[in-house]
Molecule: small-subunit ribosomal RNA
Organism: uncultured prokaryote
RNA sequence: AGAGUUUGAUCCUGGCUCAGAACGAACGCUGGCGGAGUGCUUAAGACAUGCAAGUCGAACGAGAAAGUCGCCUUCGGGUGGCGAGUAAAGUGGCGCACGGGUGAGUAACGCGUGGAUAAUCUGCCUAUAGGUUUGGGACAACUCCGGGAAACUGGAGCUAAUACCGGAUAAGACCACGACGUCCUUGGACGACGUGGUAAAAGGUGGCCUCUCGUAGAAGCCAUCGCCCAUUGAUGAGUCCGCGUACCAUUAGCUAGUUGGUGAGGUAACGGCUCACCAAGGCUCCGAUGGGUAGCUGGUCUGAGAGGACGAUCAGCCACACUGGAACUGAGACACGGUCCAGACUCCUACGGGAGGCAGCAGUCGGGAAUCUUGGGCAAUGGGCGAAAGCCUGACCCAGCAACUCCGCGUGAGGGAUGAAGGCCCUCGGGUCGUAAACCUCUGUCGGGAGGGAAGAACGGGCCGUAGGCCAAUAUCCUGCGGUCUUGACGGUACCUCCAAAGGAAGGACCGGCUAACUCCGUGCCAGCAGCCGCGGUAAUACGGAGGGUCCAAGCGUUGUUCGGAAUCAUUGGGCGUAAAGCGGGUGUAGGCGGCUAGGUAAGUUGGUUGUGAAAGCCCUGGGCUCAACCCAGGAACUGCAACCAAAACUGCUUGGCUAGAGUCUCGGAGAGGAUGGCGGAAUUCCCGGUGUAGAGGUGAAAUUCGUAGAUAUCGGGAGGAACACCAGUGGCGAAGGCGGCCAUCUGGACGAUGACUGACGCUGAGACCCGAAAGCGUGGGGAGCAAACAGGAUUAGAUACCCUGGUAGUCCACGCCGUAAACGUUGGGUGCUAGUCGUAGCGGGUAUUGACCCCUGCUUUGACCAAGCUAACGCAAGAAGCACCCCGCCUGGGAAGUACGGCCGCAAGGCUAAAACUCAAAGAAAUUGACGGGGGCCCGCACAAGCGGUGGAGCAUGUGGUUUAAUUCGAAGCAACGCGCAGAACCUUACCUGGGUUUGACAUCUACGGAAUCUCUGUGAAAGCAGAGAGUGCCUUCGGGAGCCGGAAGACAGGUGCUGCAUGGCUGUCGUCAGCUCGUGUCGUGAGGUGUUGGGUUAAGUCCCGCAACGAGCGCAACCCCUAUCGUUAGUUGCUAGCAGUUCGGCUGAGCACUCUAGCGAGACUGCCGGUGUUAAACCGGAGGAAGGUGGGGACGACGUCAAGUCCUUAUGGCCUUUAUGUCCAGGGCUACUAACGUGCUACAAUGGUCGGUACAGACGGUCGCAAACCUGCGAAGGUAAGCCAAUCCUACAAAGCCGGCCUCAGUUCGGAUUGGAGUCUGCAAUUCGACUCCAUGAAGGCGGAAUCGCUAGUAAUCGCGGAUCAGCAUGCCGCGGUGAAUACGUUCCCGGGCCUUGUACACACCGCCCGUCACACCACGGAAGCUGGUUGAACCAGAAGUCAGCGACCCAACCUUCGGGAGGGAGCUGCCCAAGGUAUGACUGGUGACUGGGGUGAAGUCGGAACAAGGUA
Repeated sequence: AGAGUUUGAUCCUGGCUCAGAACGAACGCUGGCGGAGUGCUUAAGACAUGCAAGUCGAACGAGAAAGUCGCCUUCGGGUGGCGAGUAAAGUGGCGCACGGGUGAGUAACGCGUGGAUAAUCUGCCUAUAGGUUUGGGACAACUCCGGGAAACUGGAGCUAAUACCGGAUAAGACCACGACGUCCUUGGACGACGUGGUAAAAGGUGGCCUCUCGUAGAAGCCAUCGCCCAUUGAUGAGUCCGCGUACCAUUAGCUAGUUGGUGAGGUAACGGCUCACCAAGGCUCCGAUGGGUAGCUGGUCUGAGAGGACGAUCAGCCACACUGGAACUGAGACACGGUCCAGACUCCUACGGGAGGCAGCAGUCGGGAAUCUUGGGCAAUGGGCGAAAGCCUGACCCAGCAACUCCGCGUGAGGGAUGAAGGCCCUCGGGUCGUAAACCUCUGUCGGGAGGGAAGAACGGGCCGUAGGCCAAUAUCCUGCGGUCUUGACGGUACCUCCAAAGGAAGGACCGGCUAACUCCGUGCCAGCAGCCGCGGUAAUACGGAGGGUCCAAGCGUUGUUCGGAAUCAUUGGGCGUAAAGCGGGUGUAGGCGGCUAGGUAAGUUGGUUGUGAAAGCCCUGGGCUCAACCCAGGAACUGCAACCAAAACUGCUUGGCUAGAGUCUCGGAGAGGAUGGCGGAAUUCCCGGUGUAGAGGUGAAAUUCGUAGAUAUCGGGAGGAACACCAGUGGCGAAGGCGGCCAUCUGGACGAUGACUGACGCUGAGACCCGAAAGCGUGGGGAGCAAACAGGAUUAGAUACCCUGGUAGUCCACGCCGUAAACGUUGGGUGCUAGUCGUAGCGGGUAUUGACCCCUGCUUUGACCAAGCUAACGCAAGAAGCACCCCGCCUGGGAAGUACGGCCGCAAGGCUAAAACUCAAAGAAAUUGACGGGGGCCCGCACAAGCGGUGGAGCAUGUGGUUUAAUUCGAAGCAACGCGCAGAACCUUACCUGGGUUUGACAUCUACGGAAUCUCUGUGAAAGCAGAGAGUGCCUUCGGGAGCCGGAAGACAGGUGCUGCAUGGCUGUCGUCAGCUCGUGUCGUGAGGUGUUGGGUUAAGUCCCGCAACGAGCGCAACCCCUAUCGUUAGUUGCUAGCAGUUCGGCUGAGCACUCUAGCGAGACUGCCGGUGUUAAACCGGAGGAAGGUGGGGACGACGUCAAGUCCUUAUGGCCUUUAUGUCCAGGGCUACUAACGUGCUACAAUGGUCGGUACAGACGGUCGCAAACCUGCGAAGGUAAGCCAAUCCUACAAAGCCGGCCUCAGUUCGGAUUGGAGUCUGCAAUUCGACUCCAUGAAGGCGGAAUCGCUAGUAAUCGCGGAUCAGCAUGCCGCGGUGAAUACGUUCCCGGGCCUUGUACACACCGCCCGUCACACCACGGAAGCUGGUUGAACCAGAAGUCAGCGACCCAACCUUCGGGAGGGAGCUGCCCAAGGUAUGACUGGUGACUGGGGUGAAGUCGGAACAAGGUA
């Protein structure tokens, strides 16, 4: 510090996710030791049991028992001493308000921080001054008598005090009054003075001894501890104030003790704290009130920081103690282990009544994912009481449990290669676990055993000594010093030494990318994984296992949470044209910001000083535990607050000045700016009349509609409403919405020019207010045209639409609502600055002119292009989206949703404000390359058109589908499957079926054995096979043997037309013989990519030329190759025959090679030449010459790629499957079945024909297991016999159409030949299933073919025959060959296919794409809802416990007074105010639930349509 994820790819926006750190954690697997910490985050739920606050006999009275010792005894006991002035209880004092727990409540002066108290208190403690006097009466305990189950309690009687009460005294204190000084922030404080008034006390312990004869003891004295008054300090506490302290405005108004005053009361103290009266205030958008949440802080975690989150342990403050209320006592409480009352709950009960409060320490139940021992000790530290010893202390110190956290240590170290065995992988060679192990040498941490063994302890006290004080005193007592003795829970712990022994001590997660780490097997969209992206459908590094590896390590992972990454709430540090985001526009309040200059001030600001910022923590330094964690000491820091001093630049405030901002006045022109009134013409419609006649209207085409009752058309007249053609313009005006005939009136704003004036008067603008298209609403008018709804006609599968005919609201006017729009420049307003060029409108200046233009120029307006700059890009660019400042508004992933609920507005429609649950990993912007478009442009092709001939109808042939079957083997499936694989299924082929055999096999290699091979025969059988008999002895040899063949045997293995063409190679089809497809370098772009390859011409062509940020190159095109057309040359047999000779008249023979021909080599054609057009180019057009002319004709040749196209059944091949079978052999059958389906063909339907006779002319092939002449036989297929030919020689072989002639005469025929009967021929082992051919006979459909559809542009179509491959035989198919030989092409609008450019796109599996909504089904969350049921809370009323206060107090009463009657005073009791619970009735808010209902979301293959994306077919 970043990474993954939207796309075909890119860049951006943007969310989601990951890597880090942390935790009071939990869960899973695992677990050796030690140290230091930490340990109910949930039920402030309920609690059994024990302990957690007592102490003082030196305040006081009283005072046991057990036991033991003695005495007495009637043997029952009694009594005394000790126990013991002890225990327990009581009076009294101090403490119990600390310590410990918890975080419910609290949004508050609660907390933090800094101040104030001149508005206060403070027990114990410190210091100082003074005092401590004199009396009195009670009540507990105790005794007696009662009540009660108990808790407890009533009555009578006795008694003490440091308990209670009265009196005295008053330095000082306090109060009142008078007057003085000092200080000073409310108007008081402080000091001193005078007068008057008020209020105190308690003694205890230990000593001394003048008094007494004396002990004892009183008084007195000493010491000490107390007590009272006052002052002081310290400590602690109360109160007040400034500032800070989280969320919701879908909480906007709240408040009657409320705000203030006067007076009184109350408090330690100010104060409406309380009360009476008076006034009517107080708080609030700088957020009152209400609601939800929460203890606050030091700090902790994270982070670079700023921040964010948290507030366990430790520390400070606050609050609470079962819930609610209340006071008492006290220095302090409204009191955790106190009291009273009410309530809920639990327990006891004799049913009458009582008791209790673990949020103290342990512990229990419950809740929960989850949190410990009913331990030891007061040894240390601290606390309470006490004079002290001491007692108490679950505070605390220790121990226990828990890997809960942090830190440390160990599980061994060195050597050791036959790289062991074994595991795993393997290309079978090996690799790896791996120096790892074994083995050798060594060490001894931890654990185990044995022994030794601390520090934490200093106080205090006892004893001894010594000094001082008191004293008569060397006693005692008090104080100080020294010595000595005594005290340890932890714990025989830490630590040290010795002993033995590698011995007891390693796991967890992960290994597709992010992210370090890879292979095999299993599984087969199953099982499963997953943080995100995503893996799994037969070759899974992603599932499960294994081997190996990686990372951590006594832990490792998972889950949860927080911060980080996230600049993803942006102060540091983001944005708003199109990604989310500028309010529709304006006026303006608060607020924010604000020109030049001078003086003052010092609030902000800056510097300094002081105080504070607790300790701990963090950081630094040093130190202590062996180190570390941890602990200790010191420092730094605590960025803050306050006070004081200083500075005066900037901001603020204040005083004065200025004119550049802003404004006013004057002059001027422009304008659909607004409002009102009036006027005008054109047009539509309607009405009246005239002319006139059959149609009009409307559409893609029609129809509805109108019209013979006279329409449309046309002329004249009239009515009425609405809108204003031309001018008219990216022209004008307005803030926006918006504004368009003409005139008038009223009126707003902007602009230009000139000077004068005011003197910052400015900018923005939350709320607020106003304006605000269309539609819509209300009331009343108006209504010509247009026109939602509606009706009809069409269209259509449907058509609740698009089109047509009608037509009502509405559109218009007046008044009033509504308040929204893609209200858009999708761009808030203001100011300043930052290159240019060209227009437009308004006004002005200059020059010039007689004048008007032109030209130059200033300000304002409105446009186009572009520099810098900005931007993700597109683009913006002085009218910024540039550079800056000020103010406002708004955004924070998509969906749910601009929805629900609530509120406000509205007559309604609805508007404004505005969520969540749930769900997804995207949604999106711009640009790129493709593909596509019922987008555009250009251009090709038998693509259409123009023609010729077909197919589709018939019969048959053939292939396919379907059906059937034991099997009808398999494949091919739009073009690009279907006379295709098959260039030929009777057996074979053959893969299929039935049946019969066989298992190292029909075939290959290897091992060992035997036999030569081979041939003949017999039985059985359908054959294969099985069983048997006989003949036969080969070849090479280095003499060992070897090669080939055969047989049986064992096992390695063979075999498979079994599966997967979606695992593959190869081959092939197709787009397409279409003209394209790319690369290097350069260059442009952030990038994907672009450029080149686009453009202008041209071509069959990315063919060539020109231009050009491109320059070159490659694969394609073309050419090179073959055939063909002309010529030359070479060669002349089997070919040829011009001339010569012969002739049987046949190139037959001689002869010849001229010609034809054959087949080698050459020539020829290149836009080369001429003219024209064209950029002078490329090229095109025409012409000449030429056999051929513009690639002459034809063939071979197929770029990058597409279709997971075809083929595992040609072959090859991975994997899988099979192995007495899915292999192999055989016989028979099947592939030939049947058919209303389809394709491809043949033959026809006839006269351009049929038939009969005669007659002419090819080419290219093939031939010895062959072609076969001639001759003979047969009607014929053919048979017989047989010459020639291994072929320019012989043969197939007659070519046919044609031509000549005859007949047929338009018919189901002399057309057509299917079908069927009979008889034959040939091939073959064999023609039954199932061949071809011949003859005789038979003579079906069919009379030119619906929708639709195919081929062909010249030697082509059409037509005619011939040959060949395969092949024993079998062709209408296929592949070739020649003969005869046309028609047409205006043209590119349309159909199909293609190429290039461009455009749009929401497509990229690429339009056979994408995608929307209803309905149906399932699940999920949410809203509404008659209600039902909780919680919180307001106000009203009733009620009123305990209690304070007040009043009464006839009843009761010890202290004081008394004249003894009583009084003072106190109390019970009663009443009143206040008031908790409770009750009644009624609201508000907020949960749960609810028949039914509403939309929403999600869900591989449901229904209906087809709304959007292309002009998406109606933008």